[in-house]
Context: one part of a larger RNA
């Protein structure tokens, strides 16, 4: 900004881009073949290798302060209980969500079409012979459709539902300019499994979209302070306690208020 009224939704496929793999074993069969020694086409069933999507229930990994332990100091008067610093987690020992792979699923089908070498049928030129001269059959992980993923700026701008379809002004009443609308769209605020920004999608009181709050999942391991044991260290009890990031229900407590623009 184009698509020839403006708009939401769906959609067709011209063009593009990926993928295409490979090895083992076992049956058919010790069959065919072959003097043995070896040892098959064809066909059928497994298992693996490495790609290549895609996910986090399992296996693990990270998880810069979420739980515990600990050594040195230094503070909060002390004691006890915490904080702060030890190269930007002080060491350590675990670990939610998210991210991950070395874990898990899934995938690479066709008795398609046309062909290369090459292999042949019919057959003449050139009474034979000849796969070719006409004629016609078969042949490959390569091609070309089939599979995926994109794709109508394919300016050849395609197609199909559906929604709007109305009003002032100026003007040579034609065409045009300027306003202000409809369906709709944008920005504006909350925000995400979305992502550097931009976009995407989701939501905005007719509401759970964030955050707080309750309950939990899940981590971490049994707090403080007290009471009792011990002469202490310390250890039991209360106590599967105590605290707790990103999950997950719920709840309008707090922000999503008020509003602008644009558009036939």
């Nucleotide at each position: 900004c184009g698509u020839u009224a403006g708009a939401g939704c769906a959609u067709u496929g011209a063009g593009a881009g990926g993928a295409u793999u490979c090895c083992c074993c076992c049956c058919u069969a010790g069959u065919a073949c072959g003097a043995g020694a070896g040892g098959a086409c064809c066909g059928g069933g497994g298992g693996g290798a490495a790609u290549a999507c895609a996910c986090c229930g399992c296996u693990g990994g990270u998880g810069u302060a979420c739980c515990a332990g600990u050594u040195a100091u230094u503070g909060u008067g002390c004691c006890a209980a915490c904080a702060g610093u030890a190269a930007a987690c002080g060491c350590u020992g675990g670990g939610u969500a998210g991210c991950u792979a070395u874990g898990u699923g899934u995938a690479g089908u066709g008795u398609g079409g046309a062909u290369a070498a090459c292999u042949g049928c019919u057959g003449a030129a050139a009474g034979c012979a000849u796969c070719u001269a006409a004629g016609u059959a078969g042949g490959a992980a390569a091609c070309c459709c089939a599979c995926c993923u994109u794709a109508a700026g394919a300016u050849g701008a395609g197609u199909g539902c559906u929604c709007u379809c109305a009003c002032c002004g100026c003007u040579a009443u034609a065409a045009g300019c300027g306003g202000a609308u409809a369906a709709g769209a944008u920005c504006a605020c909350g925000g995400u499994a979305a992502g550097a920004a931009c976009a995407a999608c989701c939501g905005u009181u007719a509401g759970a979209u964030a955050g707080g709050c309750a309950u939990u999942a899940g981590g971490u391991g049994u707090a403080c302070g007290c009471a009792c044991a011990g002469a202490a260290a310390u250890g039991u009890g209360u106590u599967c306690a105590g605290c707790c990031a990103a999950g997950a229900u719920g709840u309008a407590c707090u922000a999503a208020u008020a509003g602008a623009u644009c558009g036939a």

The part of an RNA shown here (large-subunit ribosomal RNA, domain VI) has 264 nucleotides and comes from Cryptomonas sp. CCAC 1634B. RNAcentral holds the full RNA, with entries from ENA. Lineage of the source: Eukaryota > Cryptophyceae > Cryptomonadales > Cryptomonadaceae > Cryptomonas. The coordinates come from a structure-prediction model, not an experiment, and the mean pLDDT is 88. The gene name in the source record is rnl.